Predicted 3D model of a 117-nucleotide RNA (Glycine riboswitch aptamer) from an Anaerolineales bacterium.
It was read from a public genome assembly, where an Rfam model found it.
The organism belongs to Anaerolineales, within Bacteria.
Its Rfam family is "Glycine riboswitch aptamer". From the family's description: This family represents the bacterial glycine riboswitch.
Its mean pLDDT, the model's own confidence on a scale to 100, is 77.

[in-house]
């Protein structure tokens, strides 16, 4: 260099669940309901959901280490690594469509490894 095989990582295309069409605007008016205009965003409340993103752990493994012994072995306890879809609900999200999505298919980039020629 060349084509297989694996692994991250990104991209295209197909698939993807969950939970409240909840509650309070603003103006006019002396003023609460009412009406009338307007606004369906932003933001607060209360309830909720887990599958972006983030936080916590179990076993197991390393270390210390009363304490026990002649040493070695064991050793209460401790502390650091420690994954999830599990757990929290900071984020984020709660008709429907869109968006947005862990995570699964197909395909190609890159970039490691791994034999082979």
């Nucleotide at each position: 260099u060349a084509g297989c095989c694996g692994a991250a990582u990104g991209c295209c295309g197909g698939g993807g669940a969950g939970a409240g069409a909840c509650c309070c605007a603003a103006a006019g008016u002396a003023a609460u309901u009412u009406c009338u205009u307007c606004a369906u965003c932003a933001g607060g409340g209360c309830a909720c959901c887990g599958a972006a993103g983030g936080g916590g752990c179990a076993a197991a493994c390393u270390c210390c280490g009363a304490g026990c012994g002649a040493a070695g072995a064991c050793g209460a306890g401790g502390a650091g690594u420690g994954a999830a879809a599990c757990u929290c609900u900071c984020a984020g999200g709660u008709a429907a469509a869109a968006a947005g999505g862990a995570c699964c298919c197909u395909g190609c980039a890159u970039u490691c490894g791994u034999a082979u020629a």